[in-house]
RNA sequence: GCCCCGGUGGCCAAACGGAUAAGGCAGCGAGCUUCUACCUCGCCGAUUGGGGGUUCGACUCCCUCCCGGGGCG
Numbered sequence: 001g002c003c004c005c006g007g008u009g010g011c012c013a014a015a016c017g018g019a020u021a022a023g024g025c026a027g028c029g030a031g032c033u034u035c036u037a038c039c040u041c042g043c044c045g046a047u048u049g050g051g052g053g054u055u056c057g058a059c060u061c062c063c064u065c066c067c068g069g070g071g072c073g
Base pairs, nucleotide, nucleotide: 001072002071003070004069005068006067007066010025011024012023018056027043028042029041030040031039049065050064051063052062053061
């Protein structure tokens, strides 16, 4: 330099172009307990890597850039 895969809450991780962007862990509160742990219930947390474009509508499609991983040279 070229090609491929990926980037979504603190972490992991879903989402035929049509939702108020799932779920789990963590955190916070409550219940339970002599106390903790386990367990149960509730709550909080996302500009979907940045910027443009297409579209009535974009996490999703297109362009470009950035970051990570892999392959080739």